Source information:
The RNA shown here (transfer RNA) has 76 nucleotides and comes from a Candidatus Bipolaricaulota bacterium. The coordinates come from a structure-prediction model, not an experiment, and the mean pLDDT is 83. It matches the Rfam family "tRNA". Its family is annotated with triplet codon-amino acid adaptor activity in the Gene Ontology. NCBI's taxonomy places the organism under Bacteria, Bacteria candidate phyla, Candidatus Bipolaricaulota.
[in-house]
RNA sequence: GGUCCCGUCGUCUAGCGGCCCAGGAUAUCGGGUUCUCAUCCCGGCGACAGGGGUUCGAAUCCCCUCGGGACUGCCA
Numbered sequence: 001g002g003u004c005c006c007g008u009c010g011u012c013u014a015g016c017g018g019c020c021c022a023g024g025a026u027a028u029c030g031g032g033u034u035c036u037c038a039u040c041c042c043g044g045c046g047a048c049a050g051g052g053g054u055u056c057g058a059a060u061c062c063c064c065u066c067g068g069g070a071c072u073g074c075c076a
Stems, first nucleotide, its partner, number of pairs: 001072007010026004018056001028044005049065005
């Protein structure tokens, strides 16, 4: 240099063009239950790596960039 894979709440993950201004679990915060703690119940907070394009519509398809990874060349 070339080819390929990955990037989503603090963490783990669902998503395969419309049911997603993004769902679940866990963590955290508030409340309830309890003599207390734990458990349990209810609720809150919280994310699409960045930019551009295609499309009526993009987390999803295409291109570029950034970051991580795998395989593999050329010169010397």